[in-house]
RNA sequence: GAGUUUUGAUCCUGGCUCAGAACGAACGCUGACGGCGUGGCUAAGACAUGCAAGUCGAACGGACCAGUCUAUCGAGUAAUCGGAAGGCUGGUUAGUGGCGAAAGGGUGAGUAAUGCAUAGGUAACGUACCCCGGGCUUUGGGAUAGCUGCGGUCCUCGGACCUUUAGCGAAAGUGCAGGUAAUACCGGAUAACGUCUUUCUGUCGGAUGGCAGUUUGACCAAAGGCUUCGGUUGGCCUGGGAGCGGCCUAUGUCGUAUCAGCUUGUUGGUGAGGUAACGGCUCACCAAGGCAACGACGCGUAGCGGGGCUGAGAGGCCGAUCCGCCACAUUGGGACUGAGACACUGCCCAGACCCCCACGGGGGGCUGCAGUAACGAAUCUUGCGCAAUGGACGAAAGUCUGACGCAGCGACGCCGUGUGUAGGACGAAGCCCUUCGGGGUGUAAACUACUGUCAGGGUGAAGAAAGGUAUACUUCGGUAUAUUUGAUCGAUCCCAAAGGAAGGUCCGGCUAACUUCGUGCCAGCAGCCGCGGUAAGACGAAGGGACCAAGCGUUGCUCGGAAUUACUGGGCUUAAAGCGCACGCAGGCGGAAACUUAAGUGUCUUGUGAAAUCCCCCGGCUUAACCGAGGAAUUGCUUGGCAUACUGGGUUUCUUGAGGCAAGUAGGGGUGCAUGGAACUCUAGGUGGAGCGGUGAAAUGCGUAGAUAUCUAGAGGAACGCCAAUGGUGAAAACAGUGCACUGGGCUUGUUCUGACGCUGAGGUGCGAAAGCGUGGGGAGCGAACGGGAUUAGAUACCCCGGUAGUCCACGCUGUAAACGAUGUCUACUAGGUCGUGGCAGUUCUGACACUGUCGCGGCCGAGCAAAAGUGUUAAGUAGACCGCCUGGGGAGUACGGUCGCAAGGCUAAAACUCAAAGGAAUUGACGGGGGCUCACACAAGCGGUGGAGCAUGUGGCCUAAUUCGAAUCAACGCGUAGAACCUUAUCCUGGGUUUGACAUGUUUGGAUGCCCAUCCUGAAAGGGAGUAGGCUGCCUUCGGGUGAAACUUACACAGGUGCUGCAUGGCUGUCGUCAGCUCGUGUCGUGAGAUGUUGGGUUAAGUCCCUUAACGAGCGAAACCCUUGUCGCUAGUUACCAGCGGGUUAUGCCGGGAACUCUAGCGAGACUGCCGGUGUUAAACCGGAGGAAGGCGGGGAUGACGUCAAGUCCUCAUGGCCUUUAUGCCCAGGGCUGCACACGUGCUACAAUGGUGCGGACAAACCGAAGCGAGACCGCGAGGUGGAGCAAAUCGGAAAAACCGCGUCCCAGUUCGGAUUGCAGGCUGCAACUCGCCUGCAUGAAGUUGGAAUCGCUAGUAAUCGCAGAUCAGCUAUGCUGCGGUGAAUAUGUUCCUGAGCCUUGUACACACCGCCCGUCAAGUCACGGAAGCUGGGAGUACCCGUAGUCGGGUAGCUAACCCCGCACC
Repeated sequence: GAGUUUUGAUCCUGGCUCAGAACGAACGCUGACGGCGUGGCUAAGACAUGCAAGUCGAACGGACCAGUCUAUCGAGUAAUCGGAAGGCUGGUUAGUGGCGAAAGGGUGAGUAAUGCAUAGGUAACGUACCCCGGGCUUUGGGAUAGCUGCGGUCCUCGGACCUUUAGCGAAAGUGCAGGUAAUACCGGAUAACGUCUUUCUGUCGGAUGGCAGUUUGACCAAAGGCUUCGGUUGGCCUGGGAGCGGCCUAUGUCGUAUCAGCUUGUUGGUGAGGUAACGGCUCACCAAGGCAACGACGCGUAGCGGGGCUGAGAGGCCGAUCCGCCACAUUGGGACUGAGACACUGCCCAGACCCCCACGGGGGGCUGCAGUAACGAAUCUUGCGCAAUGGACGAAAGUCUGACGCAGCGACGCCGUGUGUAGGACGAAGCCCUUCGGGGUGUAAACUACUGUCAGGGUGAAGAAAGGUAUACUUCGGUAUAUUUGAUCGAUCCCAAAGGAAGGUCCGGCUAACUUCGUGCCAGCAGCCGCGGUAAGACGAAGGGACCAAGCGUUGCUCGGAAUUACUGGGCUUAAAGCGCACGCAGGCGGAAACUUAAGUGUCUUGUGAAAUCCCCCGGCUUAACCGAGGAAUUGCUUGGCAUACUGGGUUUCUUGAGGCAAGUAGGGGUGCAUGGAACUCUAGGUGGAGCGGUGAAAUGCGUAGAUAUCUAGAGGAACGCCAAUGGUGAAAACAGUGCACUGGGCUUGUUCUGACGCUGAGGUGCGAAAGCGUGGGGAGCGAACGGGAUUAGAUACCCCGGUAGUCCACGCUGUAAACGAUGUCUACUAGGUCGUGGCAGUUCUGACACUGUCGCGGCCGAGCAAAAGUGUUAAGUAGACCGCCUGGGGAGUACGGUCGCAAGGCUAAAACUCAAAGGAAUUGACGGGGGCUCACACAAGCGGUGGAGCAUGUGGCCUAAUUCGAAUCAACGCGUAGAACCUUAUCCUGGGUUUGACAUGUUUGGAUGCCCAUCCUGAAAGGGAGUAGGCUGCCUUCGGGUGAAACUUACACAGGUGCUGCAUGGCUGUCGUCAGCUCGUGUCGUGAGAUGUUGGGUUAAGUCCCUUAACGAGCGAAACCCUUGUCGCUAGUUACCAGCGGGUUAUGCCGGGAACUCUAGCGAGACUGCCGGUGUUAAACCGGAGGAAGGCGGGGAUGACGUCAAGUCCUCAUGGCCUUUAUGCCCAGGGCUGCACACGUGCUACAAUGGUGCGGACAAACCGAAGCGAGACCGCGAGGUGGAGCAAAUCGGAAAAACCGCGUCCCAGUUCGGAUUGCAGGCUGCAACUCGCCUGCAUGAAGUUGGAAUCGCUAGUAAUCGCAGAUCAGCUAUGCUGCGGUGAAUAUGUUCCUGAGCCUUGUACACACCGCCCGUCAAGUCACGGAAGCUGGGAGUACCCGUAGUCGGGUAGCUAACCCCGCACC
């Protein structure tokens, strides 16, 4: 980690999907408590209201209030009251002034680098408050806020009073005049260890240069307050520190190349300006640079990190809460102040929006905390407190602080607790299931005993408190004592009581958990596969169960599983995937040896890697979550040292890689020129005279104007037969007559030379079949398009006759192919064998041949590899280097964009949407208008039929009140039915009746009843009613009675159903098919499905037998065993038989008898390729022969493998489920199943002379008979009747067999054929022949003269033909069915074809299996997307114009207290 899903099954590839964890979540159902966290992710959209930054009176002058003191005024005797002035103390505070307001808090819009992270630099910088050190703190001045006035009336000029705060203005706000203070502002002084400048020295640094010292000159400062007078706190200059910032560098930091070129302050320099500071930061001038395939520029997206989630890890995804950094503050711009801002709750301007308004003008900014509406699936209180922590100010008390501490709301998350505990039945009730026996819920409940967590009520300890104040002490830092400060939280104890506290999802597989009912492809479910069409474990409900639990599910999103982007850790012959081939820049990689370096690498080390988080340990909350402390870790970057094998850099050397040279060598390698013969067509001429040509067959076409054929001469273009090959050459595409010229590469050999010069190769460049394009030639043959003829349903095709582009040449373009070995190039290694081809060497004295060895090229077998097929030194083996390419199927190699092309088009290359597969290899089947072998009345050869006629019968259709139902290719249709007038018979129709029932069982009521039966009424009957005469009526008994068996009756359970489902079933049957097949065990092979066996060679009717053989055996089938028939023997003779003997008859086994024969029916024999010959493998077997009644299975039957057809049957029977129960049950009457324009199947009878008819004569087998067969006899023309001998049958009867034979007749015709139909008269059966029976006689005398397309049966005692019997049955529709015998043929010694079957093999995209699968088009309506004259919005770019606030610079005549620097105003 392991699962599901492609298939009939298998292996593989491959996608889809699930189980896990997580969340700032949302939604559904539910909801006891607590702790700790957490909570606007959407509209950086808009905001009512309140609050969120002030503080200092010990910086300053006032104002006001209170107290007190001093002197004073008025009233009063006085106490005392009142007024005013001044001083002091305390308090409040608008203003001036100082510090703060740049922090804290919020948000993530922008930003892909002006950001962030890590490591560095600043010798290029700043720093208020804080700390340490040195020095100083002097003398003057003028203003300005605040304040007062700028109303009225009265007045005794002191003031009082009124309006109600009084210049103007609605408001915001603001003017003039007077006068005042400072730690506000300004001038002067002092001045170095400060800054600048001049001179010199030392030292350091990688450098510009820094640091230290020395020297010259210039310049710059200040503020006081409080005080117990001790001091304390401020101020100024300066050095250093800490912390905090500014700037710079390196590295890292998303997607997109369908963004490939970008850039003018751009890149650099000189000079200047500017800044705290470097710098194009800005400006002038000069140069023309700078960036980019290691991705510039553009577009899209995004705050970054610590970290979080997930994961074995590597990774992937995320950036809420906490911490660090950045950015922003309604949108845009700007500066001011300040140590610090270009400033969230400061200023100015512009825009949008909102508010007020007296219309003149003003005000505003919640992305602070709460809160509002809006948005949205969705996110809280307009709370308490500064007690703690922290911040601002202050000397301090203290003030302020929506930071913060707390509380509230929300199951939003994590963690903890509870909803009781123990006992309690072979187990209550209820509910559910049931095979009705029982089982489940279930110790669960009730009940008994006990406990008291939590919630509730009361009580309220410790702690969170440090500090402040007062007093005392003091080493002046503090210490001790007393007192005081809590928003909020809170242990413990007491009271009470099992009381107040359980739900959610799921239960077909994956995946833990199963039943019943309802529903009936409906309603619905579903994450995937998929459930639901009447027996749903998948829908809904219930019972039960499983899993979690104050939660449980669903949805969304992330990671995982997914090795499904593969760094760890994948692939590319056929599954997706090797560029068509080569050359080659960059890049990547690179032979042997030595020295060196130390970049990579290793090791040690320095600094850093913030804290929090994670991990380990310890500790604190009762535990945990949570919190505290210590450690580890932070895999990174960085400093310095060491090591030097390997890689890299440098130097030197080497020859084996690579290349050169020399000598050979094979070849359709390339280009150009020349040339040859065969064939073809054309032209001219000769011969010749009717056809040629073409096809499956034809026709179009050519030909008497002379074709085809043939001969001669000539012209033209293209291609090169044989050799020739599984062969050769080339990088690939490709290359073939012959000769010459030029030229590329390969191979071999060499005591030869150079010395790594190599391999690969993104871009790039070149070559690149055929078709096509452009220009100009050429054009014999062939031949898209096109024309014609055929074929065909059609035939825009295949076939035929013609034929244009093209094919050919030159030059140019195109740049693609199944450009394939579907296999990139290079190198090394890993047994061999064998065939072909080119070269070389050796063996031999030499040569040929041969052999051995070796190198190159081309094939076939084996380890290994591979999913398999296969590959296999020419790898798809084992490794290395580099490049290219793939990531489910479809959409689609398509659209858009770019680029190339004259065009056609090429290259590059998506998405929406949609499916759960698509695919590879192999397996078993099935199929093929694939192949091989074989068989069958399959065809052929024959004989007879059907299809035409009439009739019978079955079916369809139609009709009907009903025409009951089933059967449907073969394998339904003379089938179920071996007998429909009623019955049968079926609710098929009409009508009548009945309801525990026609039938079964049990319980129950009644009481002794009840049953049989004569009689009457009614009715079509069934039935209903009346009514009693007679007969019968169990068992036990103490004869009182008891019991209640049988039967009846009442009621209840239930009976009943030929009602549905044969697609819920059993059983039975049909069919392939009496075809020869179908399997198993063990073994072996294969990853596996499977294979082998069962294949192969023979042979057979046969998988029958033999041989071979990784198979050896076995089973079900075949065969045999069984029945029958054919021959013989033995036994036994009655009812059969009669040879011989006897008797008898007109005659007959009739009789005595016989046991021979026939026959009967029992038992045996017989046939086995046993014998002979031949063939064959010394086999199996076959062929021929002998003998034999029979010969190679003697004939016939029964017997039917594994399975197929959801074949047939619920109407034989059985049976699950459903339906029905005064009816779909039961009874009855009548009708129907027989209905008839029609169609089909199966038959009968015929059409005649091989016949019909008349008369006469002969020969069977099998079977049946008692409610039966029925003889002889008699009657009837006959059917039949009367009658009843015999016979339960080898005895009697049915019973006559017929064809046949003999003799007559008919003479080829609708007949002496044929008998339909109809009329009349009869007979028989039966309760009854109308619908609707059969038979007889007489009369009638239809169609039909041998049957179209098509189709059926049969191979010997068979077909054909002839009769006989039986079952069913009262009778019969029987011409049907099942049997029996009589007569008795023809043909086939073949397997091409049709049909079916068997085996082997082959292809397959089929497996419901060819009646398969599957492709394209399409009506109407509607929808979506697109086009469309135009119209319109947005983004971006370029050029130019106007221009606010503001900054900088310049100018100036005006104004101004000091100073005159500056400011204001104006230009």